[in-house]
Parts: sequence; structure tokens; C1' cells
RNA sequence: UCUUCGAGGCAGGGAGCAUUUCCCGACCGGCGGUAAAGUCCGCAAGCAUUUCGCACGAACCGGUGGAAUUCCGGUACCGACAGUACAGUCUGGAUGAGAGAGGA
Repeated sequence: UCUUCGAGGCAGGGAGCAUUUCCCGACCGGCGGUAAAGUCCGCAAGCAUUUCGCACGAACCGGUGGAAUUCCGGUACCGACAGUACAGUCUGGAUGAGAGAGGA
């Protein structure tokens, strides 16, 4: 430099004129680092853009061990923007972009 890849998820119910958006309950977890990570450190994604930038969520206790907020046990917590009956899960920007990985 070229090329390929590059995230997932509301079953079943309640009430309602109407909600996969409310309530019960259910399900999901990008990339790099490291004792194996949605919650540690950082990156990507979002908004704006001439530039600087802005915004950016979430866990503890105990056990083992040389080493683990990463394993095991327990109990929790988090989730961009727009649309709409209030959305992590539907529709849309997006068969898009990008962190990064593979190959030549």
C1' cells in the first nucleotide's frame, strides 16, 4: 500500500384506546492491555467542526493463588442520538463508520 473480516439481545404475562418503550419477568455484552473483564486502564462509537473541542454509563464482598474489581461463590449495577405511549433489545442514520484482527 492492497484486500477480507469487523457486536448482540424482551420468550411469557399485567394494565391500557394505544407501548417489544410502563409494570412483573426475560435476553444481550465491540476492540487492545492484564491471571481469562459489559462495570479496572485505554480505544472505538455519539455531537459539532476551519480549528481547539464537547459529551462519554456501570460493582462490591468472600475464596483460591506468587499474581485475578478478569477465575469460583454471592448479591448488584450499566447501556448514544432521532421516531413513537417514556426504548440497551423495535424502526432509522447504518448493505455506514471505526477501534482492531487476518492475508498478500
Molecule: FMN riboswitch aptamer (RFN element)
Organism: bovine gut metagenome